[in-house]
């Protein structure tokens, strides 16, 4: 010198437990300022991730409980509470999959 490989942040996925919404918040798209991360070190984007803030879009309920809470003559409603749903719903846990944009050096094996 060559050739392989390893490890970041993150991001997807499938199980799981807690929880938000279901009176529509989230998510998902697009855009704008502003941050912050980006294998051991250094640099670092048109790529990534947060935050505000603007637009467009835009949904799934149902059964129970008068024993708690209003109102009702009463039946019952409303409001809570359970249960099963539903939401391209949050966080956490477990696992698997992808993964330095790209330069420059290091590590490891061939040695």
């Nucleotide at each position: 010198a060559u050739c392989a490989g390893a490890g970041u942040a993150g991001g997807c996925g499938u199980a799981u437990g807690c929880g938000c919404g279901u009176a529509a918040a989230g998510u998902g798209c697009g855009g704008a300022a502003c941050g912050a991360a980006c294998g051991g070190g250094g640099a670092g984007u048109u790529g990534u991730c947060g935050u505000u803030c603007c637009g467009a879009c835009g949904a799934a309920a149902a059964g129970c409980c008068c024993u708690c809470c209003g109102c009702u003559u009463a039946g019952g409603c409303g409001g809570g509470g359970c249960u099963u749903g539903c939401g391209g719903u949050g966080c956490g846990u477990a696992u698997g999959c992808c993964g330095c944009a790209u330069c420059c050096c290091g590590c490891u094996g061939a040695a």